[in-house]
Context: one part of a larger RNA
RNA sequence: CUGGGCGUAAAGAGCGCGUAGGUGGUUCGUUAAGUCUCAUGUGUAAUCUCCCGGCUCAACUGGGAGGGGUCAUGGGAUACUGGCAGACUUGAGGGUAGCAGAGGAAAGCGGAAUUCCCGGAGUAGUGGUGAAAUGCGUAGAUACCGGGAGGAACACCAGAGGCGAAGGCGGCUUUCUGGGCUAUUCCUGACACUGAGGCGCGAAAGCGUGGGGAGCGAACCGGAUUAGAUACCCGGGUAGUCCACGCCCUAAACGAUGGAUACUAGAUAUUGGGGGUAUAGACCCCUCCAGUGUCGAAGCUAACGCGAUAAGUAUCCCGCCUGGGGAGUACGGCCGCAAGGCUAAAACUC
Numbered sequence: 001c002u003g004g005g006c007g008u009a010a011a012g013a014g015c016g017c018g019u020a021g022g023u024g025g026u027u028c029g030u031u032a033a034g035u036c037u038c039a040u041g042u043g044u045a046a047u048c049u050c051c052c053g054g055c056u057c058a059a060c061u062g063g064g065a066g067g068g069g070u071c072a073u074g075g076g077a078u079a080c081u082g083g084c085a086g087a088c089u090u091g092a093g094g095g096u097a098g099c100a101g102a103g104g105a106a107a108g109c110g111g112a113a114u115u116c117c118c119g120g121a122g123u124a125g126u127g128g129u130g131a132a133a134u135g136c137g138u139a140g141a142u143a144c145c146g147g148g149a150g151g152a153a154c155a156c157c158a159g160a161g162g163c164g165a166a167g168g169c170g171g172c173u174u175u176c177u178g179g180g181c182u183a184u185u186c187c188u189g190a191c192a193c194u195g196a197g198g199c200g201c202g203a204a205a206g207c208g209u210g211g212g213g214a215g216c217g218a219a220c221c222g223g224a225u226u227a228g229a230u231a232c233c234c235g236g237g238u239a240g241u242c243c244a245c246g247c248c249c250u251a252a253a254c255g256a257u258g259g260a261u262a263c264u265a266g267a268u269a270u271u272g273g274g275g276g277u278a279u280a281g282a283c284c285c286c287u288c289c290a291g292u293g294u295c296g297a298a299g300c301u302a303a304c305g306c307g308a309u310a311a312g313u314a315u316c317c318c319g320c321c322u323g324g325g326g327a328g329u330a331c332g333g334c335c336g337c338a339a340g341g342c343u344a345a346a347a348c349u350c
C1' cells in the first nucleotide's frame, strides 16, 4: 500500500488541448520477462505451533520437529499479461456526396424606442406615490407635429428549439474560420482511452492606457417613510455599463452528477439527416442513425429520486473526501499594477 466513499450528508478540478505515466481490439508465430511448478542452497538465535523432558504444578525452561517470510541458481509449463516479427478491420483517423445551426472573428448596413438640440403650434401645469414631497415649468415645461445629433440594445420570428468543451452565443449582409451530423464502406491499419506536471480558454465585478457616454446606475446629494432609516419608495447622479489593447482568474463557473467504452424493457414529444411506403405533390405512416425533453420495467438509493442523456451492470484513467469550529485563515512560496488569487497548517476548543 491493500478500506469506504464523492446528485442533496465531507468530497468531481470552471472547461479544454496535451507531455510523462497508467490502461488498451481480432488473429498467427516466436520468446519465456511477469505468472505457475519442481529441485538444490539460503531463510542466525530467540519468538510462534506440535511432541518429549526438568523445577511438586504453572509461569519459566532444556531438546526435537514444523511452519512462516523471502532471495539466488538450475530444470520444466505457456493459458493469460509483456517483448519481438507478421496479418486483419469492427476501435480511431481520412476520402467522396450532402445537411442543420444565436459556434468564433472582422467590416458594413437597418428600423423601432429613450434622451438631447433646432423649428412649428399651444397654455398652466407636469412628474411622481400607498399618499406625498423634493424635482421640472410663464426665461413657456408636459402633451402634439417636423427636422437633426448621439449612444446602447436588437420587439415580432422564438420553441421544454438550435450551436459551443465550458464561460457563453439572438437585427441584416459580406469576408475569414472551428466543430458536428447523415450516407457511402473507397483509403490508412490499433494510429486508441485517460492524463500528474505543463499550456490555453474562462460570466460578472474590478484594474491600467486611450476613446466613448443615450439609457440605466454602486458611491454620493436631496425628498419621503420611520422611534431611528446610513434601507426598502421617489427626484437627481459619479464610477461603471460600451469600444480598442493589456491585466485580473473568481462564481450556486450547477445537471451541485469528471472523461471514455460496452451491455441492460418499454411509452411519448421534439430537432437534424438517411432508407422505405404513399401521393399529382407536400404531409401522414414504417424504419435506421445523431441530439434534446418527459414518464417509466428491472436494478440502484438512507430517502428524495435516478432509470439507454443512469445515480443500473462492468472495465480503464484522472481529480477529490476522511467529525464541527479555528479556516479556505496564519506563515512560507508562486502569480498580480492593485484588489487579491493559488497552494495550505497548528495551538486551542466542542
Stems, first nucleotide, its partner, number of pairs: 003322004007304002012318001014201004021194003025088003029084003033081002035077007048066007091191001092188003095184005103177007110154001115149006125136002162169002206247006215241002220236004258317006266295011299306002323350003332343004

This is a predicted structure of a 350-nucleotide part of an RNA (small-subunit ribosomal RNA, central domain) from an uncultured Chloroflexota bacterium.